c-di-GMP-I riboswitch aptamer from Paenibacillus crassostreae, 84 nucleotides, folded computationally. The same sequence occurs in records of 2 taxa. Taxonomically the source falls in Paenibacillus (Bacteria, Bacillati, Bacilli, Caryophanales). It matches the Rfam family "c-di-GMP-I riboswitch aptamer". Its family is annotated with cyclic-di-GMP binding in the Gene Ontology.

RNA sequence: AUCUUAAUAGGGCAAAACUACUGAAAAGUAGUGACGCAAAGCUAUAGGGACUAAUUCCUAAGGGGAAGUCAGCCAGUUGCAGCA
Numbered sequence: 001a002u003c004u005u006a007a008u009a010g011g012g013c014a015a016a017a018c019u020a021c022u023g024a025a026a027a028g029u030a031g032u033g034a035c036g037c038a039a040a041g042c043u044a045u046a047g048g049g050a051c052u053a054a055u056u057c058c059u060a061a062g063g064g065g066a067a068g069u070c071a072g073c074c075a076g077u078u079g080c081a082g083c084a
Stems, first nucleotide, its partner, number of pairs: 005081001012037002017032006035072001041077003047074002049070003056064003
């Protein structure tokens, strides 16, 4: 230094739900809250996957459709501690 990861120290983040605001929606932001997380840090034309479907298109009861969204889906990338 790298991989894996036990214990310890300092800690960190914050699910659902509720309230307010934004948005067509998915969802996001803030506050309360804490389900959990060794990356639940960052990255959305570097990749896969998923969600919604407005402006719109079609065969128009419906179906298609991302330039929108999700990183706490996989993934890429960076980092704290340090037994073996």